Context: one part of a larger RNA
RNA sequence: GGCGUAUGGCGGAUGCCUAGGCUCUCAGAGGCGAUGAAGGACGUGACAAGCUGCGAUAAGCUACGGGGAGACGCAAAUAGUUAUUCAUCCGUAGAUUUCCCAAUGGGGCAACCCGACAGUGUGAAGCACUGUUAUCCUGUUUUGCAGGAGGCUAACCCGGUGAACUGAAACAUCUAAGUAACCGGAGGAAGAGAAAACAAUAGUGAUUCCCUGAGUAGAGGCGAUCGAAAAGGGACCAGCCCAAACCAUAUCUGUUUAGGCAUAUAUGGGGUUGUAGGACUGCUAAAAGUAUUAUAUAAAAGAAGUGGAACAUUUUGGAAAGUUUGACCAUAGGGGGUGAUAGUCCCGUACACGUAAUUUUAUAUAGUCAGGGCAGUAUCCUGAGUACCGCGGGACACGAGAAAUCCUGUGGGAAUCUGCCAGGACCAUCUGGUAAGGCUAAAUACUACUGAGAGACCGAUAGUGAACUAGUACCGUGAGGGAAAGGUGAAAAGCACCCUAAACAAGGGAGUGAAAUAGUACCUGAAACCGUACGCCU
Numbered sequence: 001g002g003c004g005u006a007u008g009g010c011g012g013a014u015g016c017c018u019a020g021g022c023u024c025u026c027a028g029a030g031g032c033g034a035u036g037a038a039g040g041a042c043g044u045g046a047c048a049a050g051c052u053g054c055g056a057u058a059a060g061c062u063a064c065g066g067g068g069a070g071a072c073g074c075a076a077a078u079a080g081u082u083a084u085u086c087a088u089c090c091g092u093a094g095a096u097u098u099c100c101c102a103a104u105g106g107g108g109c110a111a112c113c114c115g116a117c118a119g120u121g122u123g124a125a126g127c128a129c130u131g132u133u134a135u136c137c138u139g140u141u142u143u144g145c146a147g148g149a150g151g152c153u154a155a156c157c158c159g160g161u162g163a164a165c166u167g168a169a170a171c172a173u174c175u176a177a178g179u180a181a182c183c184g185g186a187g188g189a190a191g192a193g194a195a196a197a198c199a200a201u202a203g204u205g206a207u208u209c210c211c212u213g214a215g216u217a218g219a220g221g222c223g224a225u226c227g228a229a230a231a232g233g234g235a236c237c238a239g240c241c242c243a244a245a246c247c248a249u250a251u252c253u254g255u256u257u258a259g260g261c262a263u264a265u266a267u268g269g270g271g272u273u274g275u276a277g278g279a280c281u282g283c284u285a286a287a288a289g290u291a292u293u294a295u296a297u298a299a300a301a302g303a304a305g306u307g308g309a310a311c312a313u314u315u316u317g318g319a320a321a322g323u324u325u326g327a328c329c330a331u332a333g334g335g336g337g338u339g340a341u342a343g344u345c346c347c348g349u350a351c352a353c354g355u356a357a358u359u360u361u362a363u364a365u366a367g368u369c370a371g372g373g374c375a376g377u378a379u380c381c382u383g384a385g386u387a388c389c390g391c392g393g394g395a396c397a398c399g400a401g402a403a404a405u406c407c408u409g410u411g412g413g414a415a416u417c418u419g420c421c422a423g424g425a426c427c428a429u430c431u432g433g434u435a436a437g438g439c440u441a442a443a444u445a446c447u448a449c450u451g452a453g454a455g456a457c458c459g460a461u462a463g464u465g466a467a468c469u470a471g472u473a474c475c476g477u478g479a480g481g482g483a484a485a486g487g488u489g490a491a492a493a494g495c496a497c498c499c500u501a502a503a504c505a506a507g508g509g510a511g512u513g514a515a516a517u518a519g520u521a522c523c524u525g526a527a528a529c530c531g532u533a534c535g536c537c538u
Stems, first nucleotide, its partner, number of pairs: 001537009015523001016487002020458002022455007029447002031152002039100003042055003046078001050074002061094006070082003105114003115133007135149006156187001157185005167174001171221001197204002208235004218226002239439003242383001246269006253262003274417001276382004280376005289369001291368011305353003311326002315322001327344002329333001335347003388412008398424001419434005474481002494522001497509004
């Protein structure tokens, strides 16, 4: 030095575990904010660095309800307090709530500086404290007053602006894609929506969403690719209001024969559609709504919470829930814990009960709101720089095409019910509808947040970056980047006392414990790597 056996060190794999994650389901909630938010700074404890809570009333104050013996957060210690005169704790409603921040008296290098007016200490100066003091919009009785806005927030939604990489095996039309990104706006959903719709000689009857139609019809350097609709089947169902004609009132203006008439504006009535309807004229009747608000009564839901069945024994063991024997409950044999695996030990579970704030439903009363029918058809009304057309763009599955339909920058520019639009150029016939005003629940989308539950999801190099003081430590001028780190034991019973020693290390005894090769460098403890003892070989 090598090999082997044994035994250690180092190391932290593996196994087991879970306090944390991940993905969903059902239900709730779907906002917070000038009554100062979200997010922070600084404080606050007997001792107090971090986290948590709280705010100069500062791990807290008050009231009511619950609850019933300990309590003073994570956090085990010491000191000191507190509690059956009912604490700690849980729920609800309040009080307090420094400074920054939309930040709003002015300024500013956020958490700081400096005012003005009125009042108070206090009589002046000075100082301190309290209140007010930003801008914009709307209304108004206009030196003022009242109301509103501003900012934050995960996704979903609507609108505006709007790429490129990429694909086309290059690339320019095209694609990616009206995507990403930015901006504006809103709601618990948003948007859409009661036919100037589809259809085809038969019919349907607002919108939205799903399945199918269908990768079809079609579009397309007819390349890459893009890609419907009707019909059918389901989910859900709900319909309405103005403008105008006409009437009335008030005011202004013009005119007059001074009786009035006309224009304009405002308000009220009226009226709302395609089988055209309405005004107008005549006749008739004062209907069906429960749409909404308040009060009363009744019922239900609703916080913390309350009750809640049934087991002993033998044996192994440190420990029984295991094993043995014999029982019991069950609208409860979901789950968790307890010294190993418990329906009957504990917390619970099924079930039953309870109620404040508050909410819902029903009935009654009162108020508000909305709301008819028939006939006649002479006249009047039925949304104008609109429809439509030319040019230029965009949206439609549809790239200008034979290109209808929708939107509009620009230039032209109608008709008025014997009207007008559409049915994919255009014309005729036929059919369907009634534009140029508005509102509208449900079925649909999403989940930052709350509760309950589930998983042929992970189990500490996994699962969130984060199971632990984690967006922390640390890095970067900054935008930003971004970790590592879980496990003694059933219980600290966390090794009294003695000895060695370089004396706050460590070790040897002793003791605890089932175990200390479980000693806080703590479950198990692989390999690499480093020793020690013995045997054999060289």